A computed fold for an 80-nucleotide RNA from a Deltaproteobacteria bacterium, annotated as c-di-GMP-I riboswitch aptamer. The sequence was found by an Rfam model in a public genome assembly. Model confidence (mean pLDDT): 83 of 100. Rfam family: c-di-GMP-I riboswitch aptamer. Rfam links the family to the GO term cyclic-di-GMP binding.

[in-house]
Formats: sequence, C1' cells, structure tokens
RNA sequence: CUCCUUCAAAGCCACACCAGGGGUAACCCUGGGCCGGAAAGCCGCGGGUCCGACAGGGAUCGGACAGCCGGGCUACCUGA
Repeated sequence: CUCCUUCAAAGCCACACCAGGGGUAACCCUGGGCCGGAAAGCCGCGGGUCCGACAGGGAUCGGACAGCCGGGCUACCUGA
C1' cells in the first nucleotide's frame, strides 16, 4: 500500500411507528424512536420496484427508492 475476515475497543447510522412540515403521489425534511446494518457513507450508471400524466391497455414522458440487486467513488479500529 492492497485484499480478505471480524474477537475486542471507541464511535457511527436509524426499520417500523409517532408528532410537525413539504409534495397530486411515491416519497422527503426535522424531532422522537431503534428493527437492523461492517460501508445502512456518497453516486440514479445498469436492472428492479413504486408514484404521476395519458379515458382504459400498451407505449412514452416526468418523478421516487442508495435500508431491493449489481456497479462506481471514498472510508475508522483490530487481526492476518
């Protein structure tokens, strides 16, 4: 320096749910909460799912989810 693993220590994040707020909605923000996480840090590049528009279906367009999967970037401690 790189990779793999995770006994320990110090920490970190925060599912569901609740309150307030934003949004047509998915969903997001703040506070509480704490199911879990070794990248549950970041990125909408590929897949997927969800929402909206379109009379309906299909197609198309716009949006959302990084805690659905893959991928990319970055990263603490310990051991080998």